SAM riboswitch aptamer (S box leader) from a marine sediment metagenome, 111 nucleotides, folded computationally. Rfam family: SAM riboswitch aptamer (S box leader). Rfam links the family to the GO term regulation of gene expression. RNAcentral holds the sequence, with entries from MGnify.
[in-house]
């Protein structure tokens, strides 16, 4: 780069440090009462591993329990929307609220 599964749920102090940050735009929000980053301690339990239990004639898979060994994450639903199809409501302007699909993204597990 592809391909497939997930994304309404879980998890936060202290040290450095010193002005941006939330992926892009736009809205919105965090943030000198200290962001983003680093670095230690601590925690989630998404995926891969294992343990255990059910389920099946056995397997393979499936359903539940814990473990944290690898990756990961620990501010807001992926923070909301973005294109596109449907309903309701309208001041009739795709204005406004909602469901579905896709786009991008992030993650894992494989090529």
């Nucleotide at each position: 780069u592809c391909u497939u599964a997930u994304c309404g749920a879980g998890a936060g102090u202290g040290g450095c440090g010193g002005a941006g940050g939330g992926a892009c735009a736009g809205g919105c929000c965090c943030u000198u009462g200290g962001a983003u980053g680093c670095c230690a301690c601590g925690g989630c339990a998404a995926c891969c591993g294992g343990u255990c239990u059910u389920u099946u004639u056995u397997a393979a898979g499936g359903u539940g329990u814990c473990c944290a060994g690898g990756u990961g994450c620990c501010a807001a639903g992926u923070c909301c929307u973005g294109c596109g199809g449907g309903a309701a409501c309208u001041u009739c302007g795709c204005g406004c609220u909602c469901c579905c699909g896709g786009c991008a993204g992030a993650u894992a597990a494989g090529a």